Predicted 3D model of a 327-nucleotide part of an RNA (large-subunit ribosomal RNA, domain IV) from a Bacteroidota bacterium. The prediction has a mean pLDDT of 88. Its Rfam family is "Bacterial large subunit ribosomal RNA".
Context: one part of a larger RNA
RNA sequence: CCGUGGCUAAGGAACUAGGCAAAUUAACCCCGUAACUUCGGGAAAAGGGGUGCCCUCUUCGGAGGGCCACAGUAAAAUGGGAGCGGCGACUGUUUAUCAAAAACUCAUGGCUUUGCAAAAUCGAAAGAUGAAGUAUAAGGCCUGACACCUGCCCGGUGCUGGAAGGUUAAGAGGAGAGGUUAGUCGCAAGACAACGCUUUGAAUCGAAGCCCCAGUAAACGGCGGCCGUAACUAUAACGGUCCUAAGGUAGCGAAAUUCCUUGUCGGGUAAGUUCCGACCUGCACGAAUGGUGUAACGAUCGCUCCACUGUCUCAGCCACGAGCCCU
Numbered sequence: 001c002c003g004u005g006g007c008u009a010a011g012g013a014a015c016u017a018g019g020c021a022a023a024u025u026a027a028c029c030c031c032g033u034a035a036c037u038u039c040g041g042g043a044a045a046a047g048g049g050g051u052g053c054c055c056u057c058u059u060c061g062g063a064g065g066g067c068c069a070c071a072g073u074a075a076a077a078u079g080g081g082a083g084c085g086g087c088g089a090c091u092g093u094u095u096a097u098c099a100a101a102a103a104c105u106c107a108u109g110g111c112u113u114u115g116c117a118a119a120a121u122c123g124a125a126a127g128a129u130g131a132a133g134u135a136u137a138a139g140g141c142c143u144g145a146c147a148c149c150u151g152c153c154c155g156g157u158g159c160u161g162g163a164a165g166g167u168u169a170a171g172a173g174g175a176g177a178g179g180u181u182a183g184u185c186g187c188a189a190g191a192c193a194a195c196g197c198u199u200u201g202a203a204u205c206g207a208a209g210c211c212c213c214a215g216u217a218a219a220c221g222g223c224g225g226c227c228g229u230a231a232c233u234a235u236a237a238c239g240g241u242c243c244u245a246a247g248g249u250a251g252c253g254a255a256a257u258u259c260c261u262u263g264u265c266g267g268g269u270a271a272g273u274u275c276c277g278a279c280c281u282g283c284a285c286g287a288a289u290g291g292u293g294u295a296a297c298g299a300u301c302g303c304u305c306c307a308c309u310g311u312c313u314c315a316g317c318c319a320c321g322a323g324c325c326c327u
Base pairs, nucleotide, nucleotide: 002321003320004319005318006317007316008315010313011312014311019308027051028050029049030048031047036041038145052067053066054065055064056063057062068072080306081305082304083303084302085301086300087298088297092104093103109142110141111140112139113138114137120129121128122127146293147292148291149290151223152222153221156220157219158216159215160214161213162212165211166210167209171205172204176200177199178198179197180196183192184191185190224242225241226240227239228238251285252282263279264278265277266276267275
């Protein structure tokens, strides 16, 4: 000097990003126990009291009397507690080896596909899973207990349905055109040219799809601007105008979302960028990409209080073990 333990005057979180670490609490019995609540809980809430040994009695549960210590769950093992809020209902699962969570799952709800040789999936196929199941079933997608709810938009994209018209492939079709040449004409050069063979090839017919017409948002998604107006001022229930498929409803709101921002007001502190309650000017909340609440639960995250303490003021001592120094 370091590590691991033990103790510490007075103070008691002043430490620190943060009570991290440590301390407190602790077993059993009795009394007692709030808000809130889904009436089950919350709850071991909180907060108090008791506990040894000997004698007598006993209904064997205990009762009465006595004794010792600072101390009787005498050691060890063995919950610190309370209040407010965010998120997720819960038990569970996860990044084997830096993340355990608010992430995943979940019961619940919804949409959608599938009539059985099912859809879906694996496989050139045979075949198999689905399922020795049959729509109260099976697959896909979203949501995520429960309570109250879930508004408007189908213009775009997707899906479903429709079939009149437009467009449209292979194929069918074969008008017409080219090549070749028996032949005919010509003095010749050459010209014309049938049947065949061959190279092309117009019109016309021709499905789905697309265009088109509808439906559909718990499908992907979207949910405005400017100007004026009330007898103080301010504000605008009201009016005008432009645009849109429709212009954000209920609820919530400086929020896990608020840039300006440490917004403003209130609370808590002597002092509070955090926290709680409000306001609404929502840069850029918002309704199953769910909205708002919510008892219980959480090695979750934020704030506060009580108790407690070497975390600290500010260090000291002891034990053991290293290192180092001396011999």